[in-house]
C1' cells in the first nucleotide's frame, strides 16, 4: 500500500424539476510574510453541455362522430353508493427517509393549462428543469462512505 472478514456510525423527503463546465459576487473556513493571491463553501448568470420529463407530428392500424351538453393536455389525484348540504363509505391509484421485495401502520386522491383544435405515430418540431416540506416500524437481501 492492496484485498478480505468483523463491529460501530452515517446517508434528507415529494416532484421530471438534477448534475457538470465557465463567468461574476460574497465569505466569519483553510494555506501564504502579505494580497486586487490560491483553495473550500454559498448565491447569481448562461442562445454552454449532459441527463430527466412532457407536447405536437406520417404510413399502417383504429375510430366513423364530433358537432357548447364542445373537445383536449399535465398530474396518483379517478370510478361507485348514500346524503338537502357539508360529509361518510367501498373500489382503484399514489407517497412514507440509501436501494429492492414482503408484512403491518399512517397519509393523500389537489391544482393548473390550451382555446373550438390535436387518436396512434418514424423522421422531425417545440416546451419544462418549478414549487413545497421534515422522517414509520419489522423481516430478508444488495451496494456505498468513515472509524476500529
Nucleotide at each position: 500500500g492492496a484485498a478480505u472478514c468483523u463491529a460501530g456510525u452515517c446517508a434528507g423527503c415529494u416532484u421530471a424539476a438534477u448534475c457538470u463546465g465557465a463567468g461574476c459576487u460574497u465569505u466569519u473556513g483553510c494555506c501564504u510574510a502579505g494580497a486586487g493571491g490560491g483553495u473550500g463553501a454559498a448565491g447569481c448568470u448562461u442562445g454552454a453541455g449532459a441527463a430527466c420529463g412532457g407536447a405536437g407530428g406520417a404510413a399502417c392500424c383504429a375510430a366513423a362522430u364530433u358537432u357548447u351538453g364542445g373537445g383536449g393536455g399535465c398530474g396518483u389525484a379517478c370510478c361507485g353508493a348514500a346524503u338537502a348540504g357539508u360529509u361518510u363509505u367501498g373500489g382503484a391509484g399514489g407517497g412514507c427517509a440509501u436501494c429492492u421485495c414482503u408484512c403491518a401502520g399512517c397519509c393523500c386522491u389537489a391544482g393548473c393549462c390550451c382555446g373550438u383544435c390535436a387518436g396512434c405515430u418514424a423522421a422531425c418540431u417545440c416546451c419544462g428543469u418549478c414549487a413545497g416540506c421534515c422522517u414509520u416500524g419489522a423481516g430478508a437481501g444488495a451496494a456505498g462512505a468513515c472509524u476500529a